[in-house]
Context: one part of a larger RNA
Molecule: small-subunit ribosomal RNA, 5' domain
Organism: uncultured bacterium
RNA sequence: GACGAACGCUGGCGGCGUGCUUAACACAUGCAAGUCGAACGGGCUCUGUCUGGCUGUGUGCUGGGUGGGGUUAGUGGCGAACGGGUGAGUAAUACGUGAGUAACCUGCCCUCUUCUUUGGGAUAAGCCUUGGAAACGGGGUCUAAUACUGGAUAUUCCUGUCUGGUCGCAUGGCUGGGUGGGGAAAGUUUUUUCGGUGGGGGAUGGGCUCGCGGCCUAUCAGCUUGUUGGUGGGGUGAUGGCCUACCAAGGCGUCGACGGGUAGCCGGCCUGAGAGGGUGACCGGCCACACUGGGACUGAGAUACGGCCCAGACUCCUACGGGAGGCAGCAGUGGGGGAUAUUGCACAAUGGGCGCAAGCCCGAUGCAGCGACGCCGCGUGGGGGAUGACGGCUUUCGGGUUGUAAACCUCUUUCGUCGGGGGAACAGGCUCUGCUUGGGUGGUGGGUUGAGGGUACCCGGUGAAGAAGCGCCGGCUAACUACGUGCCAGCAGCCGCGGUAAUACGUAAGGCGCGAGCGUUGUUC
Numbered sequence: 001g002a003c004g005a006a007c008g009c010u011g012g013c014g015g016c017g018u019g020c021u022u023a024a025c026a027c028a029u030g031c032a033a034g035u036c037g038a039a040c041g042g043g044c045u046c047u048g049u050c051u052g053g054c055u056g057u058g059u060g061c062u063g064g065g066u067g068g069g070g071u072u073a074g075u076g077g078c079g080a081a082c083g084g085g086u087g088a089g090u091a092a093u094a095c096g097u098g099a100g101u102a103a104c105c106u107g108c109c110c111u112c113u114u115c116u117u118u119g120g121g122a123u124a125a126g127c128c129u130u131g132g133a134a135a136c137g138g139g140g141u142c143u144a145a146u147a148c149u150g151g152a153u154a155u156u157c158c159u160g161u162c163u164g165g166u167c168g169c170a171u172g173g174c175u176g177g178g179u180g181g182g183g184a185a186a187g188u189u190u191u192u193u194c195g196g197u198g199g200g201g202g203a204u205g206g207g208c209u210c211g212c213g214g215c216c217u218a219u220c221a222g223c224u225u226g227u228u229g230g231u232g233g234g235g236u237g238a239u240g241g242c243c244u245a246c247c248a249a250g251g252c253g254u255c256g257a258c259g260g261g262u263a264g265c266c267g268g269c270c271u272g273a274g275a276g277g278g279u280g281a282c283c284g285g286c287c288a289c290a291c292u293g294g295g296a297c298u299g300a301g302a303u304a305c306g307g308c309c310c311a312g313a314c315u316c317c318u319a320c321g322g323g324a325g326g327c328a329g330c331a332g333u334g335g336g337g338g339a340u341a342u343u344g345c346a347c348a349a350u351g352g353g354c355g356c357a358a359g360c361c362c363g364a365u366g367c368a369g370c371g372a373c374g375c376c377g378c379g380u381g382g383g384g385g386a387u388g389a390c391g392g393c394u395u396u397c398g399g400g401u402u403g404u405a406a407a408c409c410u411c412u413u414u415c416g417u418c419g420g421g422g423g424a425a426c427a428g429g430c431u432c433u434g435c436u437u438g439g440g441u442g443g444u445g446g447g448u449u450g451a452g453g454g455u456a457c458c459c460g461g462u463g464a465a466g467a468a469g470c471g472c473c474g475g476c477u478a479a480c481u482a483c484g485u486g487c488c489a490g491c492a493g494c495c496g497c498g499g500u501a502a503u504a505c506g507u508a509a510g511g512c513g514c515g516a517g518c519g520u521u522g523u524u525c
Stems, first nucleotide, its partner, number of pairs: 001524003005521005012378006018371002020336001025334003029331003034078003039075002042072013055058001085289003095213007104206002109202005115196002117151004126141006157182011187194001215261003222252003227249008264286004268279004291312005314325004342368001344367003350364001351362004381411004391402004415466001416462004421458002426452001428449005434444003469514005474495003481508004490497002
């Protein structure tokens, strides 16, 4: 000097930041991922129209057909792999940096292009029935689709074979021609539209491989059998002992292998003239993890925090047969600890998901609350005022000092407080109507939309009024006297003070330093 700090004393206001460093301990409760009716059939409800029956002739009751609006449990699509948290593990399947991929993938998005053909059978919901305390099911029957599935057609797609051209750092790449096999599709809306399928390119995001770099320990010196390499095969989106069979006997190591300990890595941050040392909180990038361990499914993408299965520990419900759960999401609780906040408001903005859209959802985010935890700013008054008052302290008793300090006179009103006269930016969107434009869309007019918030800001009133402490004063080190105590009580960072005149202990007065803070402790340079 610095800090995610803590503790002691003290504490007026504001802005911007920041806040479980310990138990990756256990968690009550609420919320944190939905959305689409413009994919689909139903249900409920409101309403229009056509038509029939009964009848007490009423604004009646009841049935059928066909439209429209609202809502939605289910099927289906997309999302849920993002966003958010934590740092346990990991010393290298990680990270940083530079390369390679002729060994690879990439939903949504952009762009170019081809096609969008013809059939089928189910199933949920519904209805009937039934088991169970519940969680959740079983059986029968009916129905739809952009759900599932057969066929047709198809390219520079995939694959086999024959034959050319050209290029390269090896394996090989790119590009022609012939021939054989295989492979698509879905509809919807009143319209514009929006979709679906095959292929090429792009963008973005990833996978894999290699070089180099960054901890301690030799009181760890030898380690290794899928081990090192080859061949065949398998597996993957893809290379590869990644896996497997066989063959060979290799591979690593004092330039520290192997083992042990510790640890997420980096941009950065702190310090320092630099070199370096320390560190990895907040913010950003990457990685890993999601009660513990294992496993796969779905999918463009996971081996998936708020998905599934198995095992384990723990907790809860139970009718004892059986079930349910996972805050290292946001709040919050207990516990641990020297120590770390509200069970707040809103989707108005930014951004994300879904949707043609309106919109819905979002503890991401934006705000507010709490904490002097940090940084910065402001205030606690300004000017005048000497009979240098009173009081305090001291004294050589003359005085000195506190001290222009106070009183007193005058002025101002930041901040605070009171009132309400006004009042934001953050707001671009959305929607309606008219005009213009071929349309997309742009312009103009009207309507609507702000959590923070009637907040900031502005105006007026008020009255010096409401606002100063903490540490130190022997030397280092700025600042001295008196009294008390008497190696006691105590102080102390080091040297050291204290045993009767202590500038070093305690108190007072005075002084010095910093100031809404000041000291102490801890860590680091």